[in-house]
RNA sequence: UGAUGUAGCUCAGCGGCAGAGCAGCGCACUCGUAAUGCGCAGGUCGCGGGUUCAAAUCCCGCCAUCA
Numbered sequence: 001u002g003a004u005g006u007a008g009c010u011c012a013g014c015g016g017c018a019g020a021g022c023a024g025c026g027c028a029c030u031c032g033u034a035a036u037g038c039g040c041a042g043g044u045c046g047c048g049g050g051u052u053c054a055a056a057u058c059c060c061g062c063c064a065u066c067a
Base pairs, nucleotide, nucleotide: 001067002066003065004064005063008022009021010020011019016053024040025039026038027037028036046062047061048060049059050058
């Protein structure tokens, strides 16, 4: 100096309700397990300010990781 930081993990979301897959839990199915299907839960959007009617998203500073 550049990139990245969002669920336990991997990542979407580029101003207007925070999402997916995997993992977890429950149910169905099965002699049982796995697989499969249905459902549920899980988030101070790294931290602090600013702009805006409204910020994960735009601006500033800081922190962490990578190059």